[in-house]
Context: one part of a larger RNA
RNA sequence: GGAUAAACGCUGGCGGCGUGCUUUAUGCAUGCAAGUCGAACGGUCUUUCCCGCAAGGGAAGGAUAGUGGCAAACGGGUGAGUAACGCGUAAGUAACCUGCCCCUAAGCAGGGAAUAGCUCCGAGAAAUUGGAGGUAAUACCGUAUGUGGUAUUUCUUCGCAGGGGGAAAUACUAAAGCCUUCGGGCACUUGGGGAGGGGCUUGCGUCCGAUUAGCUAGUUGGUAAGGUAAUGGCCUACCAAGGCAACGAUCGGUAGCUGGUCUGAGAGGACGAUCAGCCACACUGGGACUGAGACACGGCCCAGACUCCUACGGGAGGCAGCAGCAAGGAAUAUUGUGCAAUGGGCGAAAGCCUGACACAGCGACGCCGCGUGGGGGAUGAAGACCUUCGGGUUGUAAACCCCUUUUCCUAGGGAAGAACAAUGACGGUACCUGGGGAAUAAGUCUUGGCUAACUACGUGCCAGCAGCCGCGGUAAUACGUAGAAGGCAAGCGUUAUCC
Numbered sequence: 001g002g003a004u005a006a007a008c009g010c011u012g013g014c015g016g017c018g019u020g021c022u023u024u025a026u027g028c029a030u031g032c033a034a035g036u037c038g039a040a041c042g043g044u045c046u047u048u049c050c051c052g053c054a055a056g057g058g059a060a061g062g063a064u065a066g067u068g069g070c071a072a073a074c075g076g077g078u079g080a081g082u083a084a085c086g087c088g089u090a091a092g093u094a095a096c097c098u099g100c101c102c103c104u105a106a107g108c109a110g111g112g113a114a115u116a117g118c119u120c121c122g123a124g125a126a127a128u129u130g131g132a133g134g135u136a137a138u139a140c141c142g143u144a145u146g147u148g149g150u151a152u153u154u155c156u157u158c159g160c161a162g163g164g165g166g167a168a169a170u171a172c173u174a175a176a177g178c179c180u181u182c183g184g185g186c187a188c189u190u191g192g193g194g195a196g197g198g199g200c201u202u203g204c205g206u207c208c209g210a211u212u213a214g215c216u217a218g219u220u221g222g223u224a225a226g227g228u229a230a231u232g233g234c235c236u237a238c239c240a241a242g243g244c245a246a247c248g249a250u251c252g253g254u255a256g257c258u259g260g261u262c263u264g265a266g267a268g269g270a271c272g273a274u275c276a277g278c279c280a281c282a283c284u285g286g287g288a289c290u291g292a293g294a295c296a297c298g299g300c301c302c303a304g305a306c307u308c309c310u311a312c313g314g315g316a317g318g319c320a321g322c323a324g325c326a327a328g329g330a331a332u333a334u335u336g337u338g339c340a341a342u343g344g345g346c347g348a349a350a351g352c353c354u355g356a357c358a359c360a361g362c363g364a365c366g367c368c369g370c371g372u373g374g375g376g377g378a379u380g381a382a383g384a385c386c387u388u389c390g391g392g393u394u395g396u397a398a399a400c401c402c403c404u405u406u407u408c409c410u411a412g413g414g415a416a417g418a419a420c421a422a423u424g425a426c427g428g429u430a431c432c433u434g435g436g437g438a439a440u441a442a443g444u445c446u447u448g449g450c451u452a453a454c455u456a457c458g459u460g461c462c463a464g465c466a467g468c469c470g471c472g473g474u475a476a477u478a479c480g481u482a483g484a485a486g487g488c489a490a491g492c493g494u495u496a497u498c499c
């Protein structure tokens, strides 16, 4: 000098764009943050219309507790752990999986038994729950078909390879309907291909310490069963005795990694907030279930700590989602508006949901821009300070005259962002026009040298200053005040940290 997710002191007019718990991965009141589909299903409630004397029946629409489907594995948060195939980069998978989406081939026949909701009878303070009856489905279970698929065996062909293609035999293996303007549309099943996503493997790279030198028994390899979507000590049995290490194993400390950011002429050094990619975690530890996908933040089970409710028998909970509270701290915001846009979930759609997101609020926290007026004005007013008492400085500064209106106040108009008929939170915002009036707007640090800027008074090694050198003990340009001056400016200075 530059920089910062900064803080502190004094001060503070406006706007745009950003940004805001770095500490206790501490504990959390309250509200919201994941639902949706009635065009899968049976009910229930309700509105309108029709038939009926009535009881009641029918049609159309609306709502939805439950069954069922899809989503909930995304999106959002945090950085605790992790020195690791975690990340980065370059490859491999002849060792693999893939819901929704796209292309393509074939199919979708015929049955059955339940169950929730519901009704009745109970248990319990509650959370919840038992029994009986009865019911539907795109829920569940057989049977048929087998274009196909899987497994085994045989033959053939291509391939370096445990692989691919073809043929035959045997065994096993699918399906669901809904809507309709009756044209069809959407679903469903089994294959093939793709896209996108993921699993696994490998080469290289990836902090400090030797005042850590030896480490290792599923350990290293083999065989055989098992397990997985899949390779593999992944697991088990048996066999062998290996494997790693001074090119730093093991152990200890520290740490999420990267694109990047800051600095620097560069080489390098430091850092890894915001944004983006990957990873890990979700009160602590463990476990599986469901599913295409989780060993699952707002799912389940067990154990633990903590908090809460209780009728003492028993139960409930998890903000490292958005706000917000307490605590900690030098320190970090609103219990805001809206789904209008973008994106996501569900749905045929209308639409519903969305603290993602879009916006607004607060903070000079940062960067950038603008303003606090412009021109004239000397007999150089007054005041203040200094003075050699002549005067000098403040100083064209003020007053005064003439202008202007960025800002400000006020009145009127008023968007784009919306595609697509409707639909704008922001917002009566940005912006435009008229009127008013210099009006509403300057501080802070320094003045001994480094380092731009000096005098007076007070103080008297005191009070104090200070980044270093050093000032102060009676003439202090170094302390305090005043005047003046210098620097930067809605900021200025200090502290901390990095180059």
Base pairs, nucleotide, nucleotide: 001499002498003497004496006495007494008493009492010491013370014369015368016367017366018365019363020362021328026326027325028324030323031322032321035070036069037068040067041066043064044063045062046061047060048059049058050057051056077281078280079279086206087205088204089203090202091201092200093199096198097197098196101194102193103192104191105190106189107188109143111141112140118133119132120131121130122129123128148173149172150171151170152169153168154167155166156165157164158163177186178185179184207253208252209251214244215243216242219241220240221239222238223237224236226234256278257277258276259275260271261270262269263268283304284303285302286301287300306317307316308315309314334360336359337358338357342356343354344353345352346351373403374402375401376400383394384393385392386391408436409435410434411433412432413431417426443488444487445486446485447484448469449468450467454483455482456481457480458479464471465470
Small-subunit ribosomal RNA, 5' domain from a marine metagenome, 499 nucleotides, folded computationally. RNAcentral holds the full RNA, with entries from SILVA. The prediction has a mean pLDDT of 86.